[in-house]
Context: one part of a larger RNA
Molecule: small-subunit ribosomal RNA, 3' major domain
Organism: uncultured bacterium
RNA sequence: UGACGGGGGCCCGCACAAGCGGUGGAGCAUGUGGUUUAAUUCGAUGCAACGCGAAGAACCUUACCGGGGCUGGACAUUCCGGUGACACCCUGCGAAAGUAGGGCUCUCAGCAAUGAGCACCGGGACAGGUGGUGCAUGGCUGUCGUCAGCUCGUGUCGUGAGAUGUUGGGUUAAGUUCCGCAACGAGCGCAACCCUUACCCUUAGUUGCCAGCCUGUUAUGAGGGGAACUCUAAGGGGACUGCCCCCGCAAGGGGGAGGAAGGUGGGGACGACGUCAAGUCAGUAUGCUCCUUACGCCCCGGGCUACACACGUGCUACAAUGGCCGGUACAAAGGGUCGCAAGACCGCGAGGUGGAGCCAAUCCCAAAAAACCGGUCUCAGUUCGGAUUGCAGUCUGCAACUCGACUGCAUGAAGGUGGAAUCGCUAGUAAUCGCGGAUCAGCACGCCGCGGUGAAUACGUUCCCGGGCCUUGUACA
Numbered sequence: 001u002g003a004c005g006g007g008g009g010c011c012c013g014c015a016c017a018a019g020c021g022g023u024g025g026a027g028c029a030u031g032u033g034g035u036u037u038a039a040u041u042c043g044a045u046g047c048a049a050c051g052c053g054a055a056g057a058a059c060c061u062u063a064c065c066g067g068g069g070c071u072g073g074a075c076a077u078u079c080c081g082g083u084g085a086c087a088c089c090c091u092g093c094g095a096a097a098g099u100a101g102g103g104c105u106c107u108c109a110g111c112a113a114u115g116a117g118c119a120c121c122g123g124g125a126c127a128g129g130u131g132g133u134g135c136a137u138g139g140c141u142g143u144c145g146u147c148a149g150c151u152c153g154u155g156u157c158g159u160g161a162g163a164u165g166u167u168g169g170g171u172u173a174a175g176u177u178c179c180g181c182a183a184c185g186a187g188c189g190c191a192a193c194c195c196u197u198a199c200c201c202u203u204a205g206u207u208g209c210c211a212g213c214c215u216g217u218u219a220u221g222a223g224g225g226g227a228a229c230u231c232u233a234a235g236g237g238g239a240c241u242g243c244c245c246c247c248g249c250a251a252g253g254g255g256g257a258g259g260a261a262g263g264u265g266g267g268g269a270c271g272a273c274g275u276c277a278a279g280u281c282a283g284u285a286u287g288c289u290c291c292u293u294a295c296g297c298c299c300c301g302g303g304c305u306a307c308a309c310a311c312g313u314g315c316u317a318c319a320a321u322g323g324c325c326g327g328u329a330c331a332a333a334g335g336g337u338c339g340c341a342a343g344a345c346c347g348c349g350a351g352g353u354g355g356a357g358c359c360a361a362u363c364c365c366a367a368a369a370a371a372c373c374g375g376u377c378u379c380a381g382u383u384c385g386g387a388u389u390g391c392a393g394u395c396u397g398c399a400a401c402u403c404g405a406c407u408g409c410a411u412g413a414a415g416g417u418g419g420a421a422u423c424g425c426u427a428g429u430a431a432u433c434g435c436g437g438a439u440c441a442g443c444a445c446g447c448c449g450c451g452g453u454g455a456a457u458a459c460g461u462u463c464c465c466g467g468g469c470c471u472u473g474u475a476c477a
């Protein structure tokens, strides 16, 4: 100087407390450990691995296993020698990859020799490796932590390590800022500048809008028309403790007015010096090392989907604030030409036939669901719950046996609110309800977004966890 303390002081954070809903029990989904296996490819492992890499494992993917094949190679550049092909078509063999035979067969310049290009064959430099090392690395990322810290120049003090500044008294979300001070300044961080959301104005008016006027319809901005309103999207305004009162030297704090918004308005992007030899050689790059008729490459089939068990994350429930039936409303944000597909018709349905319209503020996906109105069930393993299984189907795809999703009929399991323990959340949040998108032929209970309905509680900081500043002890560095 740090680090540490079941030392002290001060202060924060859904850290506790106060609340609301869960997990831990059940069934299923998914990841992991373990076990099994010819293989169940590999990585991630306290917080910070475990719906993680994977935003799509039937083949492919695929890195694993079995079998069938290739050897200058599936791919790149170049040199030497040779050939005129390669592709394509047919036939035999084969599961395919491929292999054997046959057919067909180069281009340009030049009379030719030959040269150039291209392809193939042989040979040489080489290719290739998801082989190893993340403890050789770049890059990127997680974490402490959006915590308020981390440093420098000059000066001063100290023999020196170093100190001072950065400590102190206030204040703040903040090393934010004020006052004081052997310090005076400065940098990286904080904040602000950026995006979005909440209010207003201006400009613009189609594909969006419809107040007033006209036309038309059973009905619809459907038509004329309008530019007001909503909206869209570009520019601007607006919030600064600016104003008032109180406290304070000040910084600032408390209350109030006005205002759509008030003291950082809400949300996001943004992550200092560093820590964990943290993670990634399997995204890519890359040093070294190893393989070279194989640790490379092609193909078919299988595996990654196994199952006595154990754990994590979720979904669905155990019902009446509910289930079922009928009727009737109200979104936002997205996607669509190898696409989204309306009306109509067929089917109980998944879906099929067909194709209007739309490169989309125009058309389509598209129904929002919870809610509301009416009816029914009456506390029961039930009209709760839907696992499991049988049969019959639909769709995608070369192909759904291993191993897809969905539909109909039948079947109807566990489950009566879950031990010790443990998680999330402070407001348009939790809880609850549906909708969209990426990936994608098909496949979503996951992920990323969107809106609808919409709470309870916070006395307080003693305690648990993490963190900041000062101080103290130390046999630790």
Base pairs, nucleotide, nucleotide: 001477002476003474004473005472007471008470009469010468011467012466013465015461016460019425020424021423022422023421026316027315028314029313030312031311032310033309034307035306042053043052064302065301066300067299068298069297070296073126077125078124079123080122081121082120083119084118088103089102090101091100092099093098106117107116108115109114128291129290131289132288133287137285139280140279141278142276144274149188150187151186152185153184154183155164156163157162168179169178170177194268195267196266197265199237200236201235202234203233204232205231209226210225213224214223215222240262243256244255245254246253247252318418322377323376324375325374326373327372334365335364336363339358340357344353345352346351384415389410390409391408392407393406394405395404431453432452433451434450435449436448437447